[in-house]
A computed fold for a 348-nucleotide part of an RNA from an uncultured organism, annotated as small-subunit ribosomal RNA, central domain. It matches the Rfam family "Bacterial small subunit ribosomal RNA". Gene Ontology terms of the family: structural constituent of ribosome and ribosome. The full RNA is in RNAcentral, with records from Greengenes.
Context: one part of a larger RNA
């Protein structure tokens, strides 16, 4: 490098927009650049077929005659594929009627518990465990009533419910604000698919600078437990955890399964809608999502199975025996922590 692969043996980039570049619905003229034929013209020598021929044969050498990929160039076709043109509606797209929803910002509101503070009532204990003990408590704890403060998160409703490209998103109330999905089939006329670089987002943690700080809690202290305990359990408790701005850029960013499009049995839940037919209880159907179970298929097996890991197209990314190693060395990015690109020498 081919070929072969990437759900779990190596492998799908966390996830989107998207220039390039790569493919490209349907029917008509044309055009002939790919594309096929077919004439010409080159295709050094060596090499290879096929024949004669020299070293005693062979290798090895001389000769001859062909083949030969590829290119020029004439001429012919006109299916496919490019280009041109003028046409279509299935694909996308818009319109116009609906509709669901924790989809995102931002601003205010509530109400429950949890600490902490004041006050009442009341007295020895309380809290913790397997047991304990550090702790708190006669300066009145703990339980218990009233008031107040303050930060964090919204019990039930909660459903293999529901939004979102992924991260993810959960009280209530309004403001702005994306994006689906049904139904109609008026509009445009292929206006798409995918996408290497880019570029945007991106859980925690962590970093900056500023506030904020009930609870919970790395580090820390202490108390126990052990042989010992740098743990697990207990009393504490800084950072964080919360808001803003601004970085960081990773993860079992998993459905470990890239996106789009087509086809390819059945049953059986649910979420949104529409359309039938109803004895108004429901019953059948469509179209989009979400589960289960499962025909052929595929799979090493597990298992997958219209939400495919079947079948087939068309982009992209990625693997190439373990270990050194996702690590050194540049390079690029970061305050930094690091992050990314990413060998080899040895070794089995």
């Nucleotide at each position: 490098c081919u070929g072969g692969g990437u759900g779990u043996a190596a492998a799908g980039c966390g996830c989107g927009u998207g220039c390039a570049g790569g493919c490209g619905g349907u029917g008509g003229c044309g055009u002939a650049a790919g594309u096929u034929g077919u004439g010409c013209g080159u295709g050094a020598a060596a090499g290879c077929g096929c024949c004669c021929g020299g070293c005693u044969c062979a290798a090895c050498c001389g000769g001859g005659c062909g083949a030969g990929g590829a290119c020029g160039u004439g001429c012919a076709a006109a299916a496919c594929u490019g280009c041109g043109c003028g046409g279509c509606u299935a694909g996308a797209g818009g319109g116009a009627g609906g509709u669901a929803g924790a989809g995102g910002c931002g601003u205010g509101u509530g109400g429950a518990a949890u600490u902490c503070c004041g006050g009442g009532u009341g007295u020895a204990g309380u809290g913790g465990u397997g047991a304990a003990a550090u702790g708190c408590g006669u300066a009145g704890a703990u339980a218990u009533c009233c008031g107040g403060a303050g930060g964090a998160a919204c019990a039930c409703c909660a459903g293999u419910g529901g939004c979102g490209a992924a991260g993810g998103c959960g009280a209530c109330a309004c403001g702005c604000u994306g994006g689906g999905c049904c139904u109609u089939a008026c509009c445009u006329g292929a206006c798409g698919c995918u996408a290497a670089g880019a570029c945007g987002c991106g859980a925690a943690a962590g970093c900056a600078u500023g506030g904020g700080g009930a609870g919970c809690g790395a580090a820390c202290g202490g108390g126990a437990u052990u042989a010992g305990a740098a743990a697990c359990c207990c009393c504490g408790g800084u950072a964080g955890u919360c808001c803003a701005u601004g970085c960081c850029g990773u993860a079992a960013a998993c459905g470990a399964u890239g996106c789009u499009g087509a086809c390819u049995a059945g049953g059986u839940g649910u979420u949104g809608u529409u359309c039938u037919c109803u004895u108004c209880g429901g019953a059948g159907g469509g179209c989009a999502g979400u589960g289960c179970c499962g025909a052929a298929g595929c799979u090493a097996a597990c298992g997958u199975g219209a939400u495919a890991a079947g079948u087939c197209a068309g982009c992209c990314a990625c693997c190439u025996g373990g270990g050194g190693a996702g690590u050194a060395c540049g390079g690029c990015c970061g305050c930094a922590a690091g992050g990314u690109u990413a060998a080899a020498a040895c070794u089995c």